[in-house]
The part of an RNA shown here (small-subunit ribosomal RNA, central domain) has 348 nucleotides and comes from an uncultured prokaryote.
Its mean pLDDT, the model's own confidence on a scale to 100, is 86.
It matches the Rfam family "Bacterial small subunit ribosomal RNA". Rfam links the family to the GO terms ribosome and structural constituent of ribosome.
Context: one part of a larger RNA
RNA sequence: CUGGGCGUAAAGCGCGCGUAGGCGGCCUGAUAAGUUGGCUGUGAAAGCCCCGGGCUCAACCUGGGAACUGCAGUUGAUACUGGCCGACUAGAGUACGAGAGAGGGAGGUAGAAUUCCAUGUGUAGCGGUGAAAUGCGUAGAUAUAUGGAGGAAUACCAGUGGCAAGGCGGCUAUCUGGACCAACACUGACGCUGAGGUGCGAAAGCGUGGGGAGCAAACAGGAUUAGAUACCCUUGUAGUCCACGCCGUAAACGAUGUCAACUAGCCGUUGGGGGGCUUGUCCCUUUAGUGGCGCAGCUAACGCGAUAAGUUGACCGCCUGGGGAGUACGGCCGCAAGGUUAAAACUC
Repeated sequence: CUGGGCGUAAAGCGCGCGUAGGCGGCCUGAUAAGUUGGCUGUGAAAGCCCCGGGCUCAACCUGGGAACUGCAGUUGAUACUGGCCGACUAGAGUACGAGAGAGGGAGGUAGAAUUCCAUGUGUAGCGGUGAAAUGCGUAGAUAUAUGGAGGAAUACCAGUGGCAAGGCGGCUAUCUGGACCAACACUGACGCUGAGGUGCGAAAGCGUGGGGAGCAAACAGGAUUAGAUACCCUUGUAGUCCACGCCGUAAACGAUGUCAACUAGCCGUUGGGGGGCUUGUCCCUUUAGUGGCGCAGCUAACGCGAUAAGUUGACCGCCUGGGGAGUACGGCCGCAAGGUUAAAACUC
C1' cells in the first nucleotide's frame, strides 16, 4: 500500500415478494472447525541475502549461515467467529382493544353540465377571431321553456391522509389488504438484505367484442404568412370509456436502493394515546407520519441537515472520457409496435 464513487458532473434496478448466498441480539455450558503458541518432519541443489575464502581486482568460482513467509503431523490456549446442548426478551411476530384513511375488488344509486331528439314561444341572425373566413340558419337556427335519450366526469369540502411504486376523489351497502396507537398477555432471534426467479406496474399502442356524450392525433376546410405540411378558427376518425387478453416502458423523480443504530434546537400540520386546569376554536406531553427553518458535520458549489446528502454497520444494484450507441449481431420475450441483454471498427 491493499481503488474511488453514484441528489445536480458517468452511476440507485419503476416498485414489491422471495430462492441460493452474505450478514446477524443477549447469557451459560461443552466442542475446538476457523484463529493462535510450542515441538517434529518436510520445504532438492543452484539463485537472492549475510559472513568468509580463491583467480592481481571485478565479473566469475567456492565454504558456512540465514531465508525458503508454505504444507503435514503432534501437543497446548479458548477471547472472538462457526457448528452443538440449554436458557432469556430489548429485535421480529401473534392475540385482545380503539380510532383514522380518494388502499383494493365487485354492485347499486344521485345531482349539475355538455350533446342529441321531440314539442311550445319567438325572428334574423348565430358562431368564431387580433381581425376575419370556412361552418350553422327563413326547410325557422341562436335564445328560452317542458319532456326524453345517452355517455363520460364527479364543483364546493380539498390540504392533506392512506398505499410498495404505478396510482387512487360524488353517495351508499357488501367482500377484502395494510399501516398506526394503547395495554402489555403470548412465541422466543423466528431477523436484515437479496444474484437468479416471480408478481404488480402511468400514458400511448395491439387483439377480440361492446360503447361512443364531450374532447380529440390523423385527415379536410378557413385564416395567418414570402412560404405555414404549424401556432388561431370550423368540422372530424382512431383513441379516450367497459370486459377479457397482451405490451412492460416514462423527467416510473426526492433525478437520493433497502434495513438498523447514534447525533443541538425552533415553528406548523394529520392520525392515535396520556396529563393539566381557568373546561377552551385551551395548554403540556408522547407516538407514527407529513412540511418549513436551522447548530454541528458534510458538500466542488448549490444545498442537505433526526424524512441527512451528518457519524457508522449489513446486503444488493450500478459507474469508469465524448461520439459511434442504448445502436449492430446473437439470445430471450412479444401478434405487432418493439422491449431486454449488449459490443466493435472508426473518430475527437